RNA sequence: AUCCGACAAGGGCAAAGCGUCCGAAAGGGCGCGACGCAAAGCAACCGGCCUACGUUCUGCGGAUGCGGAACAGGGCGGCGGGGCCGCCGGA
Numbered sequence: 001a002u003c004c005g006a007c008a009a010g011g012g013c014a015a016a017g018c019g020u021c022c023g024a025a026a027g028g029g030c031g032c033g034a035c036g037c038a039a040a041g042c043a044a045c046c047g048g049c050c051u052a053c054g055u056u057c058u059g060c061g062g063a064u065g066c067g068g069a070a071c072a073g074g075g076c077g078g079c080g081g082g083g084c085c086g087c088c089g090g091a
Stems, first nucleotide, its partner, number of pairs: 002091004012037002017032006035078001041084002045081003048076003053073001054071007
């Protein structure tokens, strides 16, 4: 430096759910909690997925308005790929 995670040690993170706060929502922060994780560390570059405040188009209606469709300036790193960095052990 590369590959691997069988054994071992010290540890680390924390799904669902519950409480609370933020947010239009998706989702996120904190606390409790552990399903799992060897990168479940960092980061939205590519694909994918979620949401649609707003914008555009559109249906109904006299109108306030009520619907429908499309689209990320919003998200998901615990969906895949790629990038960066890293503990222990083995080859």